[in-house]
RNA sequence: AGAGUUUGAUCCUGGCUCAGGAUGAACGCUAGCGACAGGCUUAACACAUGCAAGUCGAGGGGCAGCGGGGGCGAAAGCUUGCUUUCGCCUGCCGGCGACCGGCGCACGGGUGAGUAACACGUAUGGAACCUGCCCUAUGCAGGGGGAUAAGCGGAAGAAAUUCCGUCUAAUACCGCACAACACCAUUUGGAGACAUCUCCAGGUGGUCAAAGGAGGCGACUCCGGCAUAGGAUGGCCAUGCGUCGCAUUAGCUAGUCGGCGGGGUAACGGCCCACCGAGGCGACGAUGCGUAGGGGUUCUGAGAGGAAGGUCCCCCACACUGGUACUGAGACACGGACCAGACUCCUACGGGAGGCAGCAGUGAGGAAUAUUGGUCAAUGGGCGCAAGCCUGAACCAGCCAAGUCGCGUGAGGGAAGACGGUCCUAUGGAUUGUAAACCUCUUUUGUCGGGGAGCAAAGCGCGGUACGAGUACCGCGAAGGAGAGUACCCGAAGAAAAAGCAUCGGCUAACUCCGUGCCAGCAGCCGCGGUAAUACGGAGGAUGCGAGCGUUAUCCGGAUUUAUUGGGUUUAAAGGGUGCGUAGGCGGAUUUGUAAGUCAGCGGUAAAAAUGCGGUGCUCAACGCCGUAUCGCCGUUGAAACUGCGGGUCUUGAGUGAGCGAGAAGUAUGCGGAAUGCGUGGUGUAGCGGUGAAAUGCAUAGAUAUCACGCAGAACUCCGAUUGCGAAGGCAGCAUACCGGCGCUCAACUGACGCUGAGGCACGAAAGCGUGGGGAUCGAACAGGAUUAGAUACCCUGGUAGUCCACGCAGUAAACGAUGAAUGCUAACUGUUCGGUCCGCUUAAGGGCUGGGUGGUACAGCGAAAGCGUUAAGCAUUCCACCUGGGGAGUACGCCGGCAACGGUGAAACUCAAAGGAAUUGACGGGGGCCCGCACAAGCGGAGGAACAUGUGGUUUAAUUCGAAGCAACGCGAAGAACCUUACCAGGUCUUGACAUCCAGUGCAAACCUAAGAGAUUAGGUGUUCCCUUCGGGGACGCUGAGACAGGUGGUGCAUGGCUGUCGUCAGCUCGUGUCGUGAGAUGUUGGGUUAAGUCCCGCAACGAGCGCAACCCUUGUCAUUAGUUGCCAUCAUUAAGUUGGGCACUCUAAUGAGACUGCCGGUGACAAACCGGAGGAAGGUGGGGAUGACGUCAAGUCAUCAUGCCCCUUAUGACCUGGGCUACACACGUGCUACAAUGGACGGUACAACGAGAAGCGAACCUGCGAAGGCAAGCGGAUCUCUUAAAGCCGUUCUCAGUUCGGACUGUAGGCUGCAACUCGCCUACACGAAGCUGGAAUCGUUAGUAAUCGCGGAUCAGCACGCCGCGGUGAAUACGUUCCCGGGCCUUGUACUCACCGCCCGUCAAG
Repeated sequence: AGAGUUUGAUCCUGGCUCAGGAUGAACGCUAGCGACAGGCUUAACACAUGCAAGUCGAGGGGCAGCGGGGGCGAAAGCUUGCUUUCGCCUGCCGGCGACCGGCGCACGGGUGAGUAACACGUAUGGAACCUGCCCUAUGCAGGGGGAUAAGCGGAAGAAAUUCCGUCUAAUACCGCACAACACCAUUUGGAGACAUCUCCAGGUGGUCAAAGGAGGCGACUCCGGCAUAGGAUGGCCAUGCGUCGCAUUAGCUAGUCGGCGGGGUAACGGCCCACCGAGGCGACGAUGCGUAGGGGUUCUGAGAGGAAGGUCCCCCACACUGGUACUGAGACACGGACCAGACUCCUACGGGAGGCAGCAGUGAGGAAUAUUGGUCAAUGGGCGCAAGCCUGAACCAGCCAAGUCGCGUGAGGGAAGACGGUCCUAUGGAUUGUAAACCUCUUUUGUCGGGGAGCAAAGCGCGGUACGAGUACCGCGAAGGAGAGUACCCGAAGAAAAAGCAUCGGCUAACUCCGUGCCAGCAGCCGCGGUAAUACGGAGGAUGCGAGCGUUAUCCGGAUUUAUUGGGUUUAAAGGGUGCGUAGGCGGAUUUGUAAGUCAGCGGUAAAAAUGCGGUGCUCAACGCCGUAUCGCCGUUGAAACUGCGGGUCUUGAGUGAGCGAGAAGUAUGCGGAAUGCGUGGUGUAGCGGUGAAAUGCAUAGAUAUCACGCAGAACUCCGAUUGCGAAGGCAGCAUACCGGCGCUCAACUGACGCUGAGGCACGAAAGCGUGGGGAUCGAACAGGAUUAGAUACCCUGGUAGUCCACGCAGUAAACGAUGAAUGCUAACUGUUCGGUCCGCUUAAGGGCUGGGUGGUACAGCGAAAGCGUUAAGCAUUCCACCUGGGGAGUACGCCGGCAACGGUGAAACUCAAAGGAAUUGACGGGGGCCCGCACAAGCGGAGGAACAUGUGGUUUAAUUCGAAGCAACGCGAAGAACCUUACCAGGUCUUGACAUCCAGUGCAAACCUAAGAGAUUAGGUGUUCCCUUCGGGGACGCUGAGACAGGUGGUGCAUGGCUGUCGUCAGCUCGUGUCGUGAGAUGUUGGGUUAAGUCCCGCAACGAGCGCAACCCUUGUCAUUAGUUGCCAUCAUUAAGUUGGGCACUCUAAUGAGACUGCCGGUGACAAACCGGAGGAAGGUGGGGAUGACGUCAAGUCAUCAUGCCCCUUAUGACCUGGGCUACACACGUGCUACAAUGGACGGUACAACGAGAAGCGAACCUGCGAAGGCAAGCGGAUCUCUUAAAGCCGUUCUCAGUUCGGACUGUAGGCUGCAACUCGCCUACACGAAGCUGGAAUCGUUAGUAAUCGCGGAUCAGCACGCCGCGGUGAAUACGUUCCCGGGCCUUGUACUCACCGCCCGUCAAG
């Protein structure tokens, strides 16, 4: 000192939370010792029992009890006059229960209920007072009297207790005498002071005292008594200042406030009383309500503050609750009295007793707080001459980790880095860990034994010294310690007896494994947990603290989050709607005085303790002791700058005056035209009106339209605007009257007269309310018509209140500039409006300067930013108002106002961890701009209807294996399921296994035959041996055995790699440096053009670069060169035939080159890039096609291609076999094929390709068959042979619009081929049969040129199986105006409460819980 948490990210505002310290604490786990301090915070609840206040015999009468003495009597013993015991008498002595009397009991101890008060704190005053015991001083004590308790006798009562009679004493009580410096009255003189007065020295008159006791032979001494004065101590009273919350408590008060006179008191006082007056307190908070003992201090904090008041000290209050007085120096009295009340107890029912908030203790309450201990040894208190007695005050001990401080639980060495545990990349390593073991050493604390303090000095006895002569001090002596045989010291044995608690996701130091699987649980905040959890539980390890550690509660801090120090109010919460103005606050220049504030010196006080600092004592520390410091208040002496106050002066603030000026400022009255509606009349005829489209409505009874006249009410077109005026609300035709404010100029007058403004008063849009008018338009409510799923709306037709006027009420608005008022200062530029002045000769345009208003841009500055910026949100001053997380809520209650509606004031419970502001990146918009794409449009052809094929869904099934799911799953994985494939099902089998490696043993094996079986397999037989060799053995292979392990198309594509789809071949996606911004980010990449393109050019705080685009690659189109077989053939020869000779010109083949670059010309363009047109050219602006797929998106697809983490199965979820299934079939969808026919079908003839494939292959020719095909067989590993006749086309013939000579499904029969095998379940052929279907609804797909359409051919897979897929060539179109719309995309911009990003977010109702 900060940190976490709002967001995708950012800055800010703002709340919540954490880290710190503290406690009279409690709870959980744990626990060795000591010192010091602490211990009912709750029920001021109730209390059993014991103790907590007595003492004095030196005041008194006495003698119940005790001891002693004396006397009398009795008994026992015997030494016969003694001892012992018992009884009685005797106050004679020591003493002493009860009693009279004195002093004390008002202290000490407890508690905090009450109290918001002179209760407390602090400072003053008492000229308005008291004070026992104590101290000092001066004096006095003479002489009498009458009672009474105890006792004795009697009586009542259960008791407590009471009554009667009688006797007696005092330091008990009462007169009298003496007496003052005392008190009272009066008077003389003097002095003082602060109103009332006080003091001193005198005079006169009056009034009031007393007690004795002890010792001594005595002298005398000691203790007491009385009066007065003074002191000390303690108290009482009064006053200033300070001392909690609520204004949703605003008025309170009749002894109330004052006076005069009395009473009362120690004393003042309405303290009380009579009379008189009508005051007193209050926004500077009275009164009321709630809460509370106050202070020294304690905790926290840098401080200012905030919170608290336990222990200790001071003060107060209280003593079961309430009241009252008595006694006394002192009480209205904790362990006194009386009365009343509640409660408890006793009772003979008539009556009585009691008060732990003293110390212990009990019950109760509660999360919670101790022993019915010891001693008066010390300190202190009461009484006493003293000894002494009493003392739950006090000092000690006991219990409790409840706090602070200190000590210990060992120290050194010790690596095989042991065993064990845990983890891992696991033959091994890491960690626990020098930790342990083991060796050496020490002994605090504890245990045992021994010694053993200080606290002790007084007092007493004896002796002495000093003086103030009964006190102090000194010496000696005896006794004297609860704690305690404690502290402490010495010795002995022995590492021996002594470590836990919390945490480990971030904040916050500390990490892994297992278990669990949104379960169990954690959590202070954010948040963890849904199968790989460092966040749950356990373990190992680690971190922190340590005899403690965590949790909970509370306080302060952090929180500048109530802001005096030290905050804010345009948009985050927050400026009152506006003005006038009261109190209050603040206030111009100069001079003088004063000294209240202010500052300084000195003095008093500020108790001690505590705290800080410096010392010092307990072994240290905590703790204790000594010294010192501290704020505040009061007094006093000074200073005089500033503020205040008083006086004087001034003019710049403010106001007045004079002269001009502008204006929708206000109020009242009058006038005006247009429009609207209505009325009357005319013209006129079928519609009008209204809407997106309509309808309701109006209209042949004549509307709308139009003309004329009339009536009514309301509002004022143009001018007219960043215009003007006004305090705001607001104000607009014209004129008049009245009236407010403002500006400029002059500088004559006043001389600070000013600013702000809580309450208060006034004004205050629209709607609303009351009364009375008015009522044209418009128009809530209402009615009808539409729209719609509905439409209590938006639209339309009507229409009542209202809108208008007058007078009242109401008092609110996004009453906004979301910005209170005033004053001063702080760069500029540019409009506009109202003035003044100068120049322009004057009128004029215009320009300069200077005031007031109203706008824009912008510097400095400010601001979270947006923005504000002389009209501040800048820099300052003054005053007012308001804010303190979101919701609940501007709600409830109360009060005030109002006719009401409602307004003003204005909470809490509960709940959330956010709510919010500004800006950023994206995404989105039924926002905008620009642009592209077979996206639409323009065309062509399809599919959707039929039959079939194929895939999918669904259903079915023992199984119909699995995956793929909008585009981007569905002729997809599958380039080919009869068995196999195969993963599925049924049945039959195997268990180190069908497959791999290692070990041991053994030997081969393979192959063949036979039998059983559906087969796997089983049994038997034949057969016997491979390679290398150093002859030991080794290797391959088979069998047997044991285990390590194999195996899994089991799960998770949301744990992954790899591969792939898609946006999209769309033109984008980024980086470095610089710059801008607090920052996220921006810039670059935007802009102007252009392009297929972020393609290029220009501009520009950017300059460059990368991945993409393009190019480089392949193919195709032209040419050239090289080459010329298996290709080709122009010329020559030859043939049936490029068949052969020949040739390589051409075609072709296949290698290398050329060619195209906006290069050239013209135009447009910005002199650019580029575009348009043209030339040349085989090809022209990317020539056509392909390969090539940026950053990323979709948790897209795939664990069943493969690989792979984790989980799961292991005589089975592995492996083998036979058969079945993947081919099912009411149905639905996708993709295709064939058609519906004449641009056609059938038949005959005839022409022209290209890409390819071929040895377990392609298979010519020939023969057989109608044919599929078969037989035989040449050639060819192929520019040579074969597949291989291309088909559409062309030339003919026929069919003639029909379910047909279209169409071919389905079915039957007979065949062919492949294959162990075509039943489930293949393909093909021939003959026969001849279904649906006549161009396809909504909706929908492809396609821009060698393309669509159409025609055939080849290939992969493959034994066989192709309408699918991948290729090839043949024939070969139509259309594109254009970008409004649909879809997708790119760029810029704008709004956003979205960012999981519009399939978003979110509101209300209902239902369930």